[in-house]
Small-subunit ribosomal RNA, central domain from a metagenome, 349 nucleotides, folded computationally.
The full RNA is in RNAcentral, with records from SILVA.
Model confidence (mean pLDDT): 86 of 100.
Context: one part of a larger RNA
C1' cells in the first nucleotide's frame, strides 16, 4: 500500500447548492501521453535457488545455469483509457398545451371554544380530589341569557391521504413565487453524476431589541400525599409560548438506511396523470410518477430485506478501528451569553 465495514454489534454528514477534484453516452477519424511488444546498453562480485566437484562428513569453499527491481533511447502496435477534429441522440436541458397539491412569502376576512368586563335572572354554594385542603363566593359567586374586549389555535373533511430537499407544511380569500408529473411534437447536442473545502437552509428549547398575552405553563408560593416528598395530585403563578427584526445551529435532525445510475418473480391496495376497449358502468385492460402491505431468488449473525432492496453491479462523497476516561481538556475558530464545532493522551479494564 493493499484487504473488511456503515438498519439493529463502532461507523450515513441534520438538508441541499455548488468550487476544486474523481468518474463520465454512441459513431467514425487522427494523434500516441498511458498501455502493449520488440531492440540496445546497463542491473559488479560475493549473496540466493538448482545442480556438479573438493575438503572422511557437515559447516565451508567451488565449476555451470537460473533468478533479480527501478530507469533510459529507438523502433513497431492502436484493441482499451487520454488528447484533438467531425458527427449523433438512448442521458441532460428548453419550447408548447394540461394537472394535482396543508410547497415558501404577504396582505385581508371568518365561526366555535376558554377567558375576563358590562347588564338582566337567581340564591348558597361553586371548584377540585383516591379522599381533602388551600382557592373562589352574601361586596352575591357557580349556573343562565344579552353584549363587548382581546389573543391564540383552526374540530367535521381527514385517510400507513397530499406537498417539500431536510426542518416542516392544516379555517378561507387575493397577490407574489418554487418544485413536482403527465401528453405528443419540436429544438439543443453529453451541457452530465459526485462533491474535500465553501454558501444557504435548519425542530423545539434558549439570547438580544421592541411589542403582545386569552389558555397552557419551567421557576416559584400554597394545599396535599408520605417516614421524608425540594416529585406525582389540586389551587394559582413568572418566564416562555405569540408577532417584528437579529442571533445560536443543535434533536432518538430515524427509514437509526448519503447520492446517481443500471438490471434481476409475482400477487394486493391507495393518490395524481395519461392511452385504450366494450355490453358505456361506482366497468375492464394498458402505461407511468409516487406512496403502503405480502412475498420469489438472493442477501443477513440472526432479527428482517426484498424494484421505495439490507439483491445483483458501477461512480463520487462521508464515516467506523476494543469499554470506560471523553464526544471530555488543552489549543484553533464561531457565539452576546448559553454554549457549539475540531479534538487527544496520561491512566484503567
Nucleotide at each position: 500500500c493493499u484487504g473488511g465495514g456503515c438498519g439493529u454489534a463502532a461507523a450515513g454528514g441534520g438538508c441541499g447548492c455548488g468550487u476544486a477534484g474523481g468518474u463520465u453516452g454512441u459513431u467514425a477519424u487522427u494523434u500516441a501521453a498511458g498501455u502493449g511488444u520488440u531492440a540496445u546498453g546497463u542491473a559488479a562480485a560475493a549473496u540466493c535457488g538448482g545442480u556438479u566437484g573438493g575438503c572422511u562428513u557437515a559447516a565451508c569453499c567451488u565449476g555451470c545455469c537460473g533468478u533479480u527491481g527501478u530507469g533510459a533511447u529507438a523502433g513497431c502496435a492502436a484493441a482499451c483509457u487520454g488528447g484533438g477534429u467531425a458527427a449523433c441522440u438512448a442521458g441532460a436541458g428548453u419550447a408548447c398545451a394540461g394537472g394535482a397539491g396543508a410547497g415558501g412569502g404577504a396582505a385581508g376576512u371568518g365561526g366555535a371554544a376558554u377567558u375576563u368586563c358590562c347588564g338582566g335572572u337567581g340564591u348558597a354554594g361553586c371548584g377540585g380530589u383516591g379522599a381533602a385542603a388551600u382557592g373562589c363566593g352574601u361586596a352575591g359567586a357557580u349556573a343562565u341569557c344579552g353584549g363587548a374586549a382581546g389573543g391564540a389555535a383552526c374540530a367535521c373533511c381527514a385517510g400507513u391521504g397530499g406537498c417539500g430537499a431536510a426542518g416542516g407544511c392544516g379555517a378561507c380569500u387575493u397577490c407574489c413565487u418554487g418544485g413536482c408529473c403527465u401528453g405528443a411534437u419540436a429544438c439543443u447536442g453529453a451541457c452530465a453524476c459526485u462533491g474535500a473545502g465553501g454558501c444557504g437552509c435548519g425542530a423545539a428549547a434558549g439570547c438580544g431589541u421592541g411589542g403582545g398575552u386569552a389558555g397552557c405553563g419551567a421557576a416559584c408560593a400554597g394545599g396535599a400525599u408520605u417516614a421524608g416528598a425540594u416529585a406525582c395530585c389540586c389551587u394559582g403563578g413568572u418566564a416562555g409560548u405569540c408577532c417584528a427584526c437579529g442571533c445560536u445551529g443543535u434533536a432518538a435532525a430515524c427509514g437509526a438506511u448519503g447520492a446517481a445510475u443500471a438490471c434481476u418473480a409475482g400477487c394486493c391496495g391507495u393518490u395524481g396523470g395519461c392511452c385504450u376497449c366494450c355490453u358505456a358502468g361506482a366497468g375492464g385492460g394498458g402505461u407511468u410518477a409516487g406512496u403502503g402491505g405480502c412475498g420469489u431468488a438472493g442477501c443477513u449473525a440472526a432479527c428482517g430485506c426484498g424494484a421505495u432492496a439490507a439483491g445483483u453491479a458501477u461512480u463520487c462523497c462521508g464515516c467506523c478501528u476494543g469499554g470506560g476516561g471523553a464526544g471530555u481538556a488543552c489549543g484553533g475558530c464561531c457565539g452576546c451569553a448559553a454554549g457549539g464545532u475540531u479534538a487527544a493522551a496520561a491512566c484503567u479494564c